[in-house]
Predicted 3D model of a 584-nucleotide part of an RNA (large-subunit ribosomal RNA, domain V) from a Candidatus Nomurabacteria bacterium. The prediction has a mean pLDDT of 82. The organism belongs to Candidatus Nomuraibacteriota, within Bacteria. It was read from a public genome assembly.
Context: one part of a larger RNA
RNA sequence: CCUGCAGCUAGACGAAAAGACCCCAGAAGCUUUACUGUAAUUUGGUAUUGAAUAUACGGGUGCGUUGCGUAGCAUAGAUGGGAGACUUUGAAGCACUGAUCUCGGUUGGUGUGGAGUCGCCAGUGCAAUACCAUCCUACGUUUCUGUAUGUUCUAACCUCUUGGGAGAAACCCAAGAGAGACAGUACCUGAUGGACAGUUUCGGUGGGGCGCUGUCCUCCUAAAAAGUAACGGAGGAGCCUAUUAAGGUCGCCUAGGCGCGAAUGGAAACCGUGCCGAUAGUGUAAUGGCAAAAGGCGGCUUGACUGUGAGUCGUACAUGACAAGCAGGCGCGAAAGCGGAGCAUAGUGAACCGACGGUCCGCAUUAGAUGCGGCCGAAGAUUAACGGAUAAAAGUUACUCUGGGGAUAACAGGCUGGUUUCGCCUAAGAGUCCAAAUCGACGGCGAAGUUCGGCACCUCGAUGUCGGCUCAUCUUAUCCCGGGGCUGGAGAAGGUCCCAAAGGUAUGGCUGUUCGCCAUUUAAAAAGGUACGUGAGCUGGGUUCAAACCGUCGUGAGACAGGUUGGUCUUAAUCUGCUGCAGG
Numbered sequence: 001c002c003u004g005c006a007g008c009u010a011g012a013c014g015a016a017a018a019g020a021c022c023c024c025a026g027a028a029g030c031u032u033u034a035c036u037g038u039a040a041u042u043u044g045g046u047a048u049u050g051a052a053u054a055u056a057c058g059g060g061u062g063c064g065u066u067g068c069g070u071a072g073c074a075u076a077g078a079u080g081g082g083a084g085a086c087u088u089u090g091a092a093g094c095a096c097u098g099a100u101c102u103c104g105g106u107u108g109g110u111g112u113g114g115a116g117u118c119g120c121c122a123g124u125g126c127a128a129u130a131c132c133a134u135c136c137u138a139c140g141u142u143u144c145u146g147u148a149u150g151u152u153c154u155a156a157c158c159u160c161u162u163g164g165g166a167g168a169a170a171c172c173c174a175a176g177a178g179a180g181a182c183a184g185u186a187c188c189u190g191a192u193g194g195a196c197a198g199u200u201u202c203g204g205u206g207g208g209g210c211g212c213u214g215u216c217c218u219c220c221u222a223a224a225a226a227g228u229a230a231c232g233g234a235g236g237a238g239c240c241u242a243u244u245a246a247g248g249u250c251g252c253c254u255a256g257g258c259g260c261g262a263a264u265g266g267a268a269a270c271c272g273u274g275c276c277g278a279u280a281g282u283g284u285a286a287u288g289g290c291a292a293a294a295g296g297c298g299g300c301u302u303g304a305c306u307g308u309g310a311g312u313c314g315u316a317c318a319u320g321a322c323a324a325g326c327a328g329g330c331g332c333g334a335a336a337g338c339g340g341a342g343c344a345u346a347g348u349g350a351a352c353c354g355a356c357g358g359u360c361c362g363c364a365u366u367a368g369a370u371g372c373g374g375c376c377g378a379a380g381a382u383u384a385a386c387g388g389a390u391a392a393a394a395g396u397u398a399c400u401c402u403g404g405g406g407a408u409a410a411c412a413g414g415c416u417g418g419u420u421u422c423g424c425c426u427a428a429g430a431g432u433c434c435a436a437a438u439c440g441a442c443g444g445c446g447a448a449g450u451u452c453g454g455c456a457c458c459u460c461g462a463u464g465u466c467g468g469c470u471c472a473u474c475u476u477a478u479c480c481c482g483g484g485g486c487u488g489g490a491g492a493a494g495g496u497c498c499c500a501a502a503g504g505u506a507u508g509g510c511u512g513u514u515c516g517c518c519a520u521u522u523a524a525a526a527a528g529g530u531a532c533g534u535g536a537g538c539u540g541g542g543u544u545c546a547a548a549c550c551g552u553c554g555u556g557a558g559a560c561a562g563g564u565u566g567g568u569c570u571u572a573a574u575c576u577g578c579u580g581c582a583g584g
Stems, first nucleotide, its partner, number of pairs: 001584008010576003014571002022405006028397004034199005040192003044188005050153011062141004067136001074129001077135005084118003093112008158178008202214003211231001215237006238386001239283001240342002247301007255279001256276006281290002284347001286345003305328004311322003317387001330339003353380001356377004361373004412459001413457001414455003418452001420448006429439002466541001467539003471533001472530005479504002482499006506520005547565004551560003
């Protein structure tokens, strides 16, 4: 060195299981004051569903009454007819009495009385009276009918008992008892309704969650055309202005600051004067503008118009922006002219839907109305997740599941090195004196890759995670043992620096602990790397599934780098590696 056998497991990011953590998309379970429904319960109506009576209310018929503006003898309901009507079948008058009442009368009953009373005419008045007919208002009564409520009934319907059907808990028949038009049932309807069902519960995001944000305007970033990102840096908008316009036009004007002077008067009031020159002002943020103005004041006004629109800017589209000119009818101005809001750039919302106004329009319809639609105009959205999924929507899962992702987190590695550890430079100062024996502020420059981080590059068709045990191996920035320099080194003991990694570098108590504290030793009880070495070597106390308790949070399902008890650690070694043995 080769081969074999017996072993050990450091590696083959070993095997196993399309990661259960995390994220993305989907599903399912569960919850609730998410949304929308459903069962169920309940309210009312109608049907099944009949009879009688009382009361209340309503309708119809018959009869009897009732009706007052003023004027007029007077209590004139309306219209028509009408010249006569009533009366010994008892008129006027009188007495008693009832109803009504506008207190004046009207109208009944009984008795008495014994022959007249009323109308036409006249007059008043819108209308003329007796009598007859048809109606109206209000009332009484009779009768019929309806509704509601109460009471009663029995025959529907219901329950039970007994007997029968060769008869059985259920069905049928008969009888009886109870109950009774209720209940039950069907349909319609209002309410309650996680008991049940179907669903929703957005995106961005240096992982996700929490926070913030999502549309529009201004500036910077933006790299001198335009445009241009970030959870980059700064601010604004979701309006306002109509009688004192902040609009139009015509005319006129100039702000602001500083110096000096001047009663009250002061830092600032109003006045005078000089200088600077837009620093002022602009409804509202910023930017860009603006001087006989785009700023300020006054006069007159409504163009803050109707119908259009060549041509442009901008732009994926849809929106958006500017605009001469023409026609109509206006405002201001002597006129030329200017005026289709505001110095400009924010002050916003598509379709659908229903509602409103207008209209020589269409369809349908009507005697006329009217309905539906078209066209024109205009209102209704924090549709603010602002190009707006629906008219209408929240949570939870550690009981979970599926598809995916190393496109994206937790471990480890990698990059980085803010933080950390170590070193160096300068030297104010401390060190009695003296920066540098020793220590070293304020600052500066590095190294390392042990901390906490940043990034998200391999790995999510799996790289097992803290601590302990076992077994180690390396580094040196050396704790001990060794050699040396300086010393504020007398010696001894020290301090500090240089060389040095051969060897060594504790046992117990508490805690799952690493760490730490304590006790007692030691020459010393060094710091680190090795996937915070080592789970196909062990353990499994901690963390980190399913069970459960407490506290807190939550209406709840549930949640908690809060606590607590319990809780399956698989793998027969193919290769590399290593150990022992045997053979060649």